[in-house]
RNA sequence: UUAGAGCGGUGAGCGGCGGAUGGGUGAGUAACACGUGGGUAACCUGCCUCUAAGCAGGGGAUAACAUUUGGAAACAGAUGCUAAUACCGUAUAAAUCCUAAAACCACAUGGUUUUAGGCUGAAAGGCGGCUUCGGCUGUCACUUAGAGAUGGACCCGCGGCGUAUUAGCUAGUUGGUGAGGUAAUGGCUCACCAAGGCAAUGAUACGUAGCCGAACUGAGAGGUUGAUCGGCCACAUUGGGACUGAGACACGGCCCAAACUCCUACGGGAGGCAGCAGUAGGGAAUCUUCCACAAUGGACGCAAGUCUGAUGGAGCAACGCCGCGUGAGUGAAGAAGGCUUUCGGGUCGUAAAACUCUGUUGUUGAAGAAGAACACGUUUGAGAGUAACUGUUCAGACGUUGACGGUAUUCAACCAGAAAGCCACGGCUAACUACGUGCCAGCAGCCGCGGUAAUACGUAGGUGGCAAGCGUAAUCUGGAUUUAUUGGGCGUAAAGCGAGCGCAGGCGGUUUUUUAAGUCUGAUGUGAAAGCCCUCGGCUUAACCGAGGAAGUGCCUCGGAAACUGGGAAACUUGAAUGCUGAAGAGGACAGUGGAACUCCAUGUGUAGCGGUGAAAUGCGUAGAUAUAUGGAAGAACACCAGUGGCGAAGGCGGCUGUCUGGUCAGUUAUUGACGCUGAGGCUCGAAAGCAUGGGUAGCGAACAGGAUUAGAUACCCUGGUAGUCCAUGCCGUAAACGAUGAAUACUAGGUGUUGGAGGGUUUCCGCCCUUCAGUGCCGCAGCUAACGCAUUAAGUAUUCCGCCUGGGGAGUACGACCGCAAGGUUGAAACUCAAAGGAAUUGACGGGGGCCCGCACAAGCGGUGGAGCAUGUGGUUUAAUUCGAAGCAACGCGAAGAACCUUACCAGGUCUUGACAUCUUCUGCUAUUUCUAGAGAUAGAAAGUUCCCUUCGGGGACGGAAUGACAGGUGGUGCAUGGUUGUCGUCAGCUCGUGUCGUGAGAUGUUGGGUUAAGUCCCGCAACGAGCGCAACCCUUAUGACUAGUUGCCAGCAUUAAGUUGGGCACUCUAGUAAGACUGCCGGUGACAAACCGGAGGAAGGUGGGGACGACGUCAAAUCAUCAUGCCCCUUAUGACCUGGGCUACACACGUGCUACAAUGGUUGGUACAACGAGUUGCGAACUCGCGAGGGUAAGCUAAUCUCUUAAAGCCAAUCUCAGUUCGGACUGUAGGCUGCAACUCGCCUACACGAAGUCGGAAUCGCUAGUAAUCGCGGAUCAGCAUGCCGCGGUGAAUACGUUCCCGGGCCUAGUUCGCUCCUCCCUCCGCAAGUCGUAACAAGGUAACCGUAGAGUUUGAUCCUGGCUCAGGAAGUCGUAACAAGGUAACCGUAGAGU
Repeated sequence: UUAGAGCGGUGAGCGGCGGAUGGGUGAGUAACACGUGGGUAACCUGCCUCUAAGCAGGGGAUAACAUUUGGAAACAGAUGCUAAUACCGUAUAAAUCCUAAAACCACAUGGUUUUAGGCUGAAAGGCGGCUUCGGCUGUCACUUAGAGAUGGACCCGCGGCGUAUUAGCUAGUUGGUGAGGUAAUGGCUCACCAAGGCAAUGAUACGUAGCCGAACUGAGAGGUUGAUCGGCCACAUUGGGACUGAGACACGGCCCAAACUCCUACGGGAGGCAGCAGUAGGGAAUCUUCCACAAUGGACGCAAGUCUGAUGGAGCAACGCCGCGUGAGUGAAGAAGGCUUUCGGGUCGUAAAACUCUGUUGUUGAAGAAGAACACGUUUGAGAGUAACUGUUCAGACGUUGACGGUAUUCAACCAGAAAGCCACGGCUAACUACGUGCCAGCAGCCGCGGUAAUACGUAGGUGGCAAGCGUAAUCUGGAUUUAUUGGGCGUAAAGCGAGCGCAGGCGGUUUUUUAAGUCUGAUGUGAAAGCCCUCGGCUUAACCGAGGAAGUGCCUCGGAAACUGGGAAACUUGAAUGCUGAAGAGGACAGUGGAACUCCAUGUGUAGCGGUGAAAUGCGUAGAUAUAUGGAAGAACACCAGUGGCGAAGGCGGCUGUCUGGUCAGUUAUUGACGCUGAGGCUCGAAAGCAUGGGUAGCGAACAGGAUUAGAUACCCUGGUAGUCCAUGCCGUAAACGAUGAAUACUAGGUGUUGGAGGGUUUCCGCCCUUCAGUGCCGCAGCUAACGCAUUAAGUAUUCCGCCUGGGGAGUACGACCGCAAGGUUGAAACUCAAAGGAAUUGACGGGGGCCCGCACAAGCGGUGGAGCAUGUGGUUUAAUUCGAAGCAACGCGAAGAACCUUACCAGGUCUUGACAUCUUCUGCUAUUUCUAGAGAUAGAAAGUUCCCUUCGGGGACGGAAUGACAGGUGGUGCAUGGUUGUCGUCAGCUCGUGUCGUGAGAUGUUGGGUUAAGUCCCGCAACGAGCGCAACCCUUAUGACUAGUUGCCAGCAUUAAGUUGGGCACUCUAGUAAGACUGCCGGUGACAAACCGGAGGAAGGUGGGGACGACGUCAAAUCAUCAUGCCCCUUAUGACCUGGGCUACACACGUGCUACAAUGGUUGGUACAACGAGUUGCGAACUCGCGAGGGUAAGCUAAUCUCUUAAAGCCAAUCUCAGUUCGGACUGUAGGCUGCAACUCGCCUACACGAAGUCGGAAUCGCUAGUAAUCGCGGAUCAGCAUGCCGCGGUGAAUACGUUCCCGGGCCUAGUUCGCUCCUCCCUCCGCAAGUCGUAACAAGGUAACCGUAGAGUUUGAUCCUGGCUCAGGAAGUCGUAACAAGGUAACCGUAGAGU
């Protein structure tokens, strides 16, 4: 080096076993798919275990391999060679099947065993040990048979979704016979035959869905769910199919079809993550392309071992559960700071700082597991077995094996160092203040918050809750007795079918007996494990894990009981029915018949109207109506009787008679013997209106026409009038078809009517009384009810059956179905929208509801206003300004008891800025006052002038000036932030409380009732008894007499004077103090023996004598920030302050309140008489005098019972005017004067003379007043320099009328109604109409992404989407038109039906 042999590794191929397990997902499936319990005598089962027997003898191929062909590839073909535990015959036994016979058993078909005859099988293999080389032996295979175990297959009972607007489905469908097929039964398949099968206990159809153990919730019963873990099923891109095999119709096998992706040389090929990771996309959203077979388990293998994204682990995510930490102790000057404040404080808060500790966790370092031995290897011993060995089994020794992982754990060192957030704070619901904002911004689970003092928005401080989490959203259960089995209801809140008959169904009287289905009870089996619960144990604890028990309320089977329910049998009579004897009745159908009335026709009488209404008109009538009389015709309805009387199932039924007919009641106890009750579907009846056909039509009368009413009047009223109303036949099937009350049975106090019977008592009769049955009413106890109410005719207590309800609207609608000639009926939703809708009762308020009562409320009267002129206030207009307020009554002669300047707040112009006024601080001692100049003045300048008080002599104070800042100042806003004050209802008689009682309660009672009063005044009664604020009284004034006192008052008598002037006096008047007097006290009558009322006496006064003050609880967000005070906001060289002038006094107009008039009850002139209240020294001012006069001059008296204002006027006596725009009326204007005042021009009052307007008694409408009042006449005062027709007072003269409460207005009490409660200026209904937007602009930029475009999906012919037309509904700002409902809602409302209108 070549060849051969052996061993080991790698390796295609042949062969064996496994790829049907493990792992994933939930599309499909409403099904024997699942759960549970059974059946297979109708079955199969590789590997495993046991038993028995065996493993004989042959044959022919074929892959790999070699050569070669085609193809791009995938791959395919040809030739040649070879092996087996690959494949094929043969022998043998058992067994299967077939034929025949017998025995035994059973659960229907049947099963088992034995005997005889026919068909069918295997590897002398692998690996060891021994060997005499023939073989023997061990083990693993292999074959047959029988058992077992495991796994599977099929069949059956029961259980668990929705829709009936899905009611009929089904032809291999149901069954039979016979074949085929299968592991096996079977229409599983086929041929023939029959016509069945399923379904209201829900078939079929449609929709949805994997099922269960279990999970969440709940007291439970239940409700919801089916992630993780476990059992079963189904599926593997979509659909179909078989092959192989013990097992599949097979996730990582095959074939076919389809869609998609990839490769291609275009001819053909390849693929299937709902395995583990991972990618993309979608989406609100869901992880690492990790480590290991060390453990557990699986496949293969004799084994070593190989494979295993099963599995064991690690990683990511606060996703969940559990545990731990972020420090502990001491620490008050209660620090600083924040927040707040009543400015004192309070709070964060022992919290911090500071001091002293600890080290869980953290950082660093060191040590370091259990999980691993029943495994494997080596070796020793023993048992069984063998002739013996090997091998095998058991026991022991030694060795090897850890992904997690240098992980858990332990120790040491170091530092308070690195470690707290989220939500909420109006109620529910634990937790509150400040600021900002100002119906804005915003919040909101529900109620709701926000419009200038927000515990509700935003922020801050504080507080509460939970805590490595907290809040939000979605979803499930609970609360929810709100679907009610436990455990609801139906008279009025939602809810009893309009009524009956009745099939199915449900329920069902008494006794005996039987059975054992229900029921009860005992037991076996089963109800997997996990989970829940209990006990024990293991991780330091817990979560978590392990062990045992209990439970699993269920199902099957066996045994027992027999009361109850059911089944069978036999009886009973009380439920029910029948018979017999009586009774009442508008019960029904048909036929006949009667009188009254209306209308029409004819005739007579008769004449101008009739008719109708709130009033009228249309209409009828001189062509003779209405009225009246007679006769006739026709249709419809039946007065009185007549009655919460009768009958009927309900609807409903009414002259009388007849025929036919249904039901009911009483008595009797003769018959049947539970024959009963209810009743889904079904059937029948069912007012009125309406429909169809044919009749009929007097009256009435939708529609329609006309007349009225009205703003309009498609209405109410009137005149007409067609359908219809009536009859026959047939439809319709609804009503507030109501007792808003289903039917049946039983029980549970009574009283009193009435209808129909029966019995008894009494009675001459009429009748009366008692008992009882059946109806029909009222009252009422218990009980029930939310209350109202019901209450033996229940809405009470119970049972049975049926129907119905589950917030309001949409809506009894749409669609579908059925019925109908139609109208329409029955069944019957949803989207959307609202936070209510509703019931009963309470308290108020209200009404074109009722009752009672009052008031100058009406009525009866008197006098006014509204018309004229003027005064005055307001509106409006104007203006530089015409300052502001007051606004129905209850603003308008109001604030204002007095705007030329002032007032004055307004306007114009000129001025000031610590200010015109106050306090504090600093400086100064400058004054005051007078004079002059400039100016419109405020002011500015100049001159003269140089203070007072106290003193401790330092100074202080007053006052003035200057400066600074705190501040002053504001008639600026808000009377809807307020106090105070006031108006008003209303001087009306009311408004409340305590205790008690009644009611679930709101509340009631008292306070209502019968009387009475001016009065809630008083009396009586009463479940009330008392009390308070109001009423009344107490207060003032006036009316009477008395006492006291007499000056400034008075004067009877006595003196005196011109004079009460003076003396005198205090009797009188008067003044002003004190007591008195009047209280229904007295008498009569009425009344309830009351309160009280009526009448009378006496009295000055008589019934609160007249008048005043006095104003309950409350109402009107009533008035006032301009009397004053005041919170908040606003102005601060001005919104403050001063000055001059102007304005508040304007003037086409409208309204309120007044004055003067229009005249003869008067005007004018002359004469003459009588008051009271008041005021007065910056005042009243006499007398005298001047002036025509307003007034002037001078001046007495008076601080006032002294003096003055101060002659009162109307009245009375005379004269004149003579009915006129006047001798009425006096506006306006002119001239001349007077007064006040710095000043009468804007803008005062008065006088004289002259001028001499409107106006001849006032439309609609409206006001005041009841006795010393209205009316009329004058006088005084406040304010005030002046100015009064206003206001507040005073006296003089001095009426009329009140039947009465019907009506208007206001009020009080009681009562019925109410959809009202910011309370009738309420509430509320129908139709119709109506808005949309870039805060300069841009086809700009950025952000954003709802719409739009687009990709991919999904949906859709079982009709999506789009277009067009029509209809309906809900919400919507303060729009338009009316006013339907709520009160008697102004025509009572409502229900059904028909027509008409908007």
This is a predicted structure of a 1398-nucleotide RNA (small-subunit ribosomal RNA) from Lacticaseibacillus pantheris. The coordinates come from a structure-prediction model, not an experiment, and the mean pLDDT is 81. NCBI's taxonomy places the organism under Bacteria, Bacillati, Bacilli, Lactobacillaceae, Lacticaseibacillus.